Small-subunit ribosomal RNA, 5' domain from an uncultured bacterium, 547 nucleotides, folded computationally.
[in-house]
Context: one part of a larger RNA
RNA sequence: GGACGAACGCUGGCGGCGUGCCUAAUACAUGCAAGUCGAACGAGGACCAGGGAGCUUGCUCCCUGUAACCGAGUGGCGAACGGGUGAGUAACACGUGACCAACCUGUCCUAGGGCGGGGGACAACCUGGGGAAACCUGGGCUAAUACCGCAUGAUGUCUCGUCCUCGCAUGGGGAUGAGAUCAAAGGGGGCCUCUGCUUGCAAGCUCUCACCCAAGGAGGGGGUCGCGACGUAUCAGCUUGUUGGUGGGGUAACGGCCUACCAAGGCUAUGACGCGUAGCGGGUCUGAGAGGAUGACCCGUCACAUUGGGACUGAGAUACGGCCCAGACUCCUACGGGAGGCAGCAGUAGGGAAUAUUGCGCAAUGGACGAAAGUCUGACGCAGCGACGCCGCGUGUGGGAGGAAGCCUUUCGGGGUGUAAACCACUGUCAGAGGGGAAGAAUCCCGACGGUCAGAAUAUGGCCGACGGCUGACGGUACCCUCAGAGGAAGCGCCGGCUAACUCCGUGCCAGCAGCCGCGGUAAGACGGAGGGCGCAAGCGUUGUUC
Numbered sequence: 001g002g003a004c005g006a007a008c009g010c011u012g013g014c015g016g017c018g019u020g021c022c023u024a025a026u027a028c029a030u031g032c033a034a035g036u037c038g039a040a041c042g043a044g045g046a047c048c049a050g051g052g053a054g055c056u057u058g059c060u061c062c063c064u065g066u067a068a069c070c071g072a073g074u075g076g077c078g079a080a081c082g083g084g085u086g087a088g089u090a091a092c093a094c095g096u097g098a099c100c101a102a103c104c105u106g107u108c109c110u111a112g113g114g115c116g117g118g119g120g121a122c123a124a125c126c127u128g129g130g131g132a133a134a135c136c137u138g139g140g141c142u143a144a145u146a147c148c149g150c151a152u153g154a155u156g157u158c159u160c161g162u163c164c165u166c167g168c169a170u171g172g173g174g175a176u177g178a179g180a181u182c183a184a185a186g187g188g189g190g191c192c193u194c195u196g197c198u199u200g201c202a203a204g205c206u207c208u209c210a211c212c213c214a215a216g217g218a219g220g221g222g223g224u225c226g227c228g229a230c231g232u233a234u235c236a237g238c239u240u241g242u243u244g245g246u247g248g249g250g251u252a253a254c255g256g257c258c259u260a261c262c263a264a265g266g267c268u269a270u271g272a273c274g275c276g277u278a279g280c281g282g283g284u285c286u287g288a289g290a291g292g293a294u295g296a297c298c299c300g301u302c303a304c305a306u307u308g309g310g311a312c313u314g315a316g317a318u319a320c321g322g323c324c325c326a327g328a329c330u331c332c333u334a335c336g337g338g339a340g341g342c343a344g345c346a347g348u349a350g351g352g353a354a355u356a357u358u359g360c361g362c363a364a365u366g367g368a369c370g371a372a373a374g375u376c377u378g379a380c381g382c383a384g385c386g387a388c389g390c391c392g393c394g395u396g397u398g399g400g401a402g403g404a405a406g407c408c409u410u411u412c413g414g415g416g417u418g419u420a421a422a423c424c425a426c427u428g429u430c431a432g433a434g435g436g437g438a439a440g441a442a443u444c445c446c447g448a449c450g451g452u453c454a455g456a457a458u459a460u461g462g463c464c465g466a467c468g469g470c471u472g473a474c475g476g477u478a479c480c481c482u483c484a485g486a487g488g489a490a491g492c493g494c495c496g497g498c499u500a501a502c503u504c505c506g507u508g509c510c511a512g513c514a515g516c517c518g519c520g521g522u523a524a525g526a527c528g529g530a531g532g533g534c535g536c537a538a539g540c541g542u543u544g545u546u547c
Base pairs, nucleotide, nucleotide: 001547002546003545004544006543007542008541009540010539013393014392015391016390017389018388019386020385021351026349027348028347030346031345032344035077036076037075040074041073044070045069048065049064050063051062052061053060054059055058084304085303086302094228095227096226097225098224099223100222103221104220105219108217109216110215112213113212114211116150118148119147125140126139127138128137129136130135156181157180158179159178160177161176162175163174164173165172166171186209187208188207189206190205191204195202196201197200230276231275232274237267238266239265242264243263244262245261246260247259248258249257279301280300281299282298283294284293285292286291306327307326308325309324310323329340330339331338332337357383359382360381361380365379366377367376368375369374396426397425398424399423406417407416408415409414430488432483433482434481435480436479440474445469446468447467449465450464451463452462453461454460491536492535493534494533495532496517497516498515502531503530504529505528506527512519513518
């Protein structure tokens, strides 16, 4: 000199963009942060319509129907993403480069084939019991894209062969034969050409969304290896599933991953093992570079979710807002027993030098579900608070005396503050008042069209195109115009040398200063005050850390 997620002191006008618990991975009141689908399913409710009964004559009850509405339950998809934190981890965790002839993959894309026929339940509901509650339990009824057989089925899988070909050792790829084995689900719209009933409906036709099987792809994931990668030798030996083999098991898959047996190996001064510290990288800061330091925000990745352990479900699990067990803690209790997990967003207590609102909105972007409308989304977009940082702007402009007053100083003549002020003439940024007022919006969808494809078709659906309509949290914000009027807006540090800037008074080795050298003991340019000056400026200094 530079830098900072900073803090502290004094001061403080506006705006834009960023940024804000570095400490206790301490404990958490309250609200919200993951739902959605009625176009998978059966009940129920409400509304409406029709009928009946009672009668108080416009109300109640019952039955039937109902496209659209609500919706507990069954079912599907999602909840493994998104968001947080850095405790642990010195490790194939991360980075980079290879490899898997040893692997998995829901949704999506491409092309292929299929979707036949049956069955039995369980919630909801009704009913009985237990319990303070959480909830538990017996009996009965019922639907499905829930569940289970049967059929069909190959390029799938398994077993046994034959042939070709390639290679990287176990082997890989292709063709072919035989046997075995494995599947499915329907929903919605429209129509009457075909079929059936029969004259508008369907089990028919058609469009569409789903469903099943296998193949390829995309994207995602799993695994192996080379290299890189903190300190310590005042840690020198470490290891028994340890190192290798065979058989078996297990996994999506290789493997001591696990197990039985066999062998006795494996690592190590090129630092094993131990101890300490630490998430890693892109990057960031500094530096001419080499290097050093660092890993806040943003991006990638890993690990974790009160502590420890465990599996289930699923295409996928460290399963933060899932389950079970144990521990600590907190809460409820009728003492029998239950409930909970902010390292999500706000917020509280505590700790600390120190770090914000219990805000608005799904309008945009993105995500989940849905055919869609749409619903949900503390992701996100915004607003609020903090000079915490960077950047920009302002606090006026021009004129104005040999130069007011005041203050300081003086050799008493004067000198300084100082064109500074007053005064004159202007300007109008920001703040203030009034008026106008965005972009961010493209869609989706609706309406009436045009083209095109499927098609028997005027229907219906898909795709493309143009027209009109609808949608803004921020926000009456940005921005623009007008009004008024210099009005509302400057401080902080320093002035002995380093180092830009000097005098007077007070004090008298006192009080005090100080980054280093050092100042102060009666004229102190170094202490305290004043005048003046120097430097930065909405900041200026100090402290801390780092180059």
Its mean pLDDT, the model's own confidence on a scale to 100, is 83.